[in-house]
The part of an RNA shown here (small-subunit ribosomal RNA, 5' domain) has 528 nucleotides and comes from an Opitutaceae bacterium.
The RNAcentral record of the full RNA draws on SILVA.
Context: one part of a larger RNA
RNA sequence: GAAUGAACGCUGGCGGCGUGGUUAAGACAUGCAAGUCGAACGGGUUUUUCAGCUGUAGCAAUACAAUUGAAAAGCUAGUGGCGAACGGGUGCGUAACACGUGAACAAUUUACCUUUUAGUGUGGAAUAGCUUGUCGAAAGGCAAAUUAAUACCGCAUGUGGUUGUGGUCCGCAUGGAUCACAUACUAAAGCUUGGGACCGCAAGGCCAGGCGCUAAUCGAGGAGUUCGCGGCCUAUCAGCUAGUUGGUGAGGUAAUAGCUCACCAAGGCGACGACGGGUAGCUGGCGUGAGAGCGCGAACAGCCACACUGGGACUGAGACACGGCCCAGACUCCUACGGGAGGCAGCAGUGGGGAAUCUUGCUCAAUGGGCGAAAGCCUGAAGCAGCGACGCCGCGUGUGGGAAGAAGGUCUUCGGAUUGUAAACCACUUUCAGGAGGGAAGAAGCGCAAGUGACGGUACCUCCAAAAGAAGGCCCGGCCAACUACGUGCCAGCAGCCGCGGUAAUACGUAGGGACCAAGCGUUGUCC
Numbered sequence: 001g002a003a004u005g006a007a008c009g010c011u012g013g014c015g016g017c018g019u020g021g022u023u024a025a026g027a028c029a030u031g032c033a034a035g036u037c038g039a040a041c042g043g044g045u046u047u048u049u050c051a052g053c054u055g056u057a058g059c060a061a062u063a064c065a066a067u068u069g070a071a072a073a074g075c076u077a078g079u080g081g082c083g084a085a086c087g088g089g090u091g092c093g094u095a096a097c098a099c100g101u102g103a104a105c106a107a108u109u110u111a112c113c114u115u116u117u118a119g120u121g122u123g124g125a126a127u128a129g130c131u132u133g134u135c136g137a138a139a140g141g142c143a144a145a146u147u148a149a150u151a152c153c154g155c156a157u158g159u160g161g162u163u164g165u166g167g168u169c170c171g172c173a174u175g176g177a178u179c180a181c182a183u184a185c186u187a188a189a190g191c192u193u194g195g196g197a198c199c200g201c202a203a204g205g206c207c208a209g210g211c212g213c214u215a216a217u218c219g220a221g222g223a224g225u226u227c228g229c230g231g232c233c234u235a236u237c238a239g240c241u242a243g244u245u246g247g248u249g250a251g252g253u254a255a256u257a258g259c260u261c262a263c264c265a266a267g268g269c270g271a272c273g274a275c276g277g278g279u280a281g282c283u284g285g286c287g288u289g290a291g292a293g294c295g296c297g298a299a300c301a302g303c304c305a306c307a308c309u310g311g312g313a314c315u316g317a318g319a320c321a322c323g324g325c326c327c328a329g330a331c332u333c334c335u336a337c338g339g340g341a342g343g344c345a346g347c348a349g350u351g352g353g354g355a356a357u358c359u360u361g362c363u364c365a366a367u368g369g370g371c372g373a374a375a376g377c378c379u380g381a382a383g384c385a386g387c388g389a390c391g392c393c394g395c396g397u398g399u400g401g402g403a404a405g406a407a408g409g410u411c412u413u414c415g416g417a418u419u420g421u422a423a424a425c426c427a428c429u430u431u432c433a434g435g436a437g438g439g440a441a442g443a444a445g446c447g448c449a450a451g452u453g454a455c456g457g458u459a460c461c462u463c464c465a466a467a468a469g470a471a472g473g474c475c476c477g478g479c480c481a482a483c484u485a486c487g488u489g490c491c492a493g494c495a496g497c498c499g500c501g502g503u504a505a506u507a508c509g510u511a512g513g514g515a516c517c518a519a520g521c522g523u524u525g526u527c528c
Stems, first nucleotide, its partner, number of pairs: 001528001003526002006524005013395006019388002027350002030348003035082003040079002043076010054065004089306003099230007108223003113219001116216005121155004131144005160186003163182008190211006198205002232278003239269003244266008281303004285296004308329005331342004359385001361384003367381001368379004398428004408419004432469001434464005442455001445452002472517002475514002477498003483512005493500002
């Protein structure tokens, strides 16, 4: 000098864009952060219409009420499907194929999406809900009866796939591709829109379309596994290792493999640093520097790891699963003492620790995600707003004239010098802030249409008024730019280094003057 997720002191006008728990991966009150589909299903319930029946009023028409049935429209606890493995947070652990980079998988998998092909036949038994009974303080159960499905289970068919046998072609070792045969094994589910004829009392069948479902197949994107190379400190850590290293066989996995097991052999690693200890998420990048390098890994992006601590599996295409389950532990809460409930390293917020780090805000309008045929619903992702000079950038605090060089201050050799064109005064301008009027883009889509913007009456435009509301901090001995007076008297104090101060201190304190930066200026920490 440059930099900073900064902090502290003094000061503080506006705006734009960023950024903000670096410490206790310490503990958490409260609210919200993952739902959705009635076009999978049976119920329940609300409203409307029609029909029947009963009652009341009326002579009657009719009105009102209760109830039964049907239809339509809506809402919905439950079964079922998809999602909840994404998105969001944190950096504890990890020195490792965790990451980066380059390869390999002839050793693999993949829901939704996409290509192509074939199919979607026929039966069955339950169960939640509802109802009844019952246990419990609660959380939550238990029993009986009964019901549906795209829930569950058979049978059929087999384009195919699997398995077996045989052939052909090929290769990178294990092998791969493809063809033929087989007595073998292996599948499915419906919903909805429209409809002329035909069948049917009707529902519907039937036909056409859409969405699904099953088997296989191509791809895309994703995931898994293996290997070469690369990136910390320590030898005051020198030897380490029994599933250890390899083989055979078996099990296991989506898949290779001591991944696991039985048996056999005795190997494997190491001064090119094994093993141990310490520290640490890695990278794109960021800071600095002419570069080489050195330091760092906030924000943003990719990967990894974790979700109160430790362990475990279940479901599923995918988890060993932040807002799922089970066990153990610590902690907190409720309790009728029998037993239960919980997990902010999601967004806000609280107290704690700390030098130190924000609102218990608005909206789904946009972008994106989940579900849905759609309308739409959900979304603390996101978009915005709020707070903080925390940073960067921009703007303003006026402009021109004005010498009796006023007054006052300070210094003085008492002549004057300086503050100083500075002020006053005259003329002008109005950015920003203020007031009034107008007022967006961001909107694509969706919807028959009407309509649909959180930000926001914001940005922006026009007009109005008045210089009006807006400057400080640090320094002035040398380094280093800027000097005098007074006070003090090795005191009080200053100080980055050298050093100042003991009676004429440009170094302390105050004042005047000056230098430098400027809505900041200094100090401290850290790095180059």